[in-house]
RNA sequence: GGGGGAUUGGUGUAUCGGUAACAUAGGGGUCUCCAAAACCUCUGCGCCAGGUUCGAUUCCUGGAUCCCCCG
Repeated sequence: GGGGGAUUGGUGUAUCGGUAACAUAGGGGUCUCCAAAACCUCUGCGCCAGGUUCGAUUCCUGGAUCCCCCG
């Protein structure tokens, strides 16, 4: 220098144009002599900037960070 992939709650991952979900963590509660476990409930998220669209996490363009391959 060229090519490819990844980026989503604190963490690990789904969903891939139409309400963003699950586990775990955190707050509260039930239970218990106390605690743990279990159960209930709540909080919290699409890397950034544009574009397309009635509607974008998803499609397009540019950028950022990380990983892999070629030279």

Source information
Predicted 3D model of a 71-nucleotide RNA (transfer RNA) from a Solirubrobacteraceae bacterium. The RNAcentral record of the sequence draws on ENA and Rfam.